[in-house]
Molecule: c-di-GMP-I riboswitch aptamer
RNA sequence: UAUGAAAAUGGGCAAAACGGACGAAAGUCCGCUCGCGCAAAGCUAUAGGGCCUAAUUCUUUUUUAAGAUAUGGCAGCCAGUUGCCGUU
Numbered sequence: 001u002a003u004g005a006a007a008a009u010g011g012g013c014a015a016a017a018c019g020g021a022c023g024a025a026a027g028u029c030c031g032c033u034c035g036c037g038c039a040a041a042g043c044u045a046u047a048g049g050g051c052c053u054a055a056u057u058c059u060u061u062u063u064u065a066a067g068a069u070a071u072g073g074c075a076g077c078c079a080g081u082u083g084c085c086g087u088u
Base pairs, nucleotide, nucleotide: 006088007087012038013037018031019030020029021028022027036076042081043080044079048078049077050074051073052072057068058067059066060065
């Protein structure tokens, strides 16, 4: 110096619930409270897979029902990519 394992210091992020805004919905943002958890819970939704929704469109049908559909979303699903500490 590099890698691996276990721990540590200091900091970081913030699930759910509640209120508000936007939205057809999924969901996103803000506030409040709070701490489910996270070593990438940083970034990327035109590398890719996966998941959610179905306004629109299409099909079936007669029921305003069913099915399909992303052009809408999820990075706290996998993945890709960048990266902090340097003690024992």